Predicted 3D model of a 110-nucleotide RNA (SAM riboswitch aptamer (S box leader)) from Pelagirhabdus alkalitolerans. It was read from a public genome assembly, where an Rfam model found it. It matches the Rfam family "SAM riboswitch aptamer (S box leader)". Rfam's curators write: The SAM riboswitch is found upstream of a number of genes which code for proteins involved in methionine or cysteine biosynthesis in Gram-positive bacteria. The prediction has a mean pLDDT of 85.
């Protein structure tokens, strides 16, 4: 980097440094000199994997629970909203629902 599977309306921020951007992309909307990104310190959230326990099985596996001390991840706004397709409603501006696409994270594989 690609593929597969699962999840994405829950949760959790302060200091230092830095000095103008950031929220993936496009449009919208928003955050930001009352200090953006990045780096860093400390803190926190979270059970995806791992570990442990129980149950089922009698091997594997599965389910449930505990664990944040292991490997990751995350800490404005629902993945901030929409984007493509279908359906319903409509005051024709749009709204709602479902599915997909894209993206993010984890685990596995190449």
């Nucleotide at each position: 980097u690609u593929c597969u599977u699962a999840u994405c309306c829950a949760g959790a921020g302060a200091g230092g440094u830095g000095g103008a951007g950031g929220g993936a992309c496009u449009g919208g909307c928003c955050c930001u000199u009352u200090g953006a990104a990045g780096c860093u310190u400390c803190g926190g959230c979270a059970a995806c994997a791992g570990a442990c326990a129980a149950u089922c099985u009698a091997u594997u596996u599965a389910u449930u629970g505990u664990u944040a001390u292991u490997g990751u991840g995350c800490c404005a706004a629902a993945u901030c909203c929409a984007g493509c397709a279908a359906g319903c409603a409509u005051a024709c501006g749009u709204g709602c629902u479902u599915g997909a696409a894209a993206g993010a994270u984890a685990a596995g594989a190449a």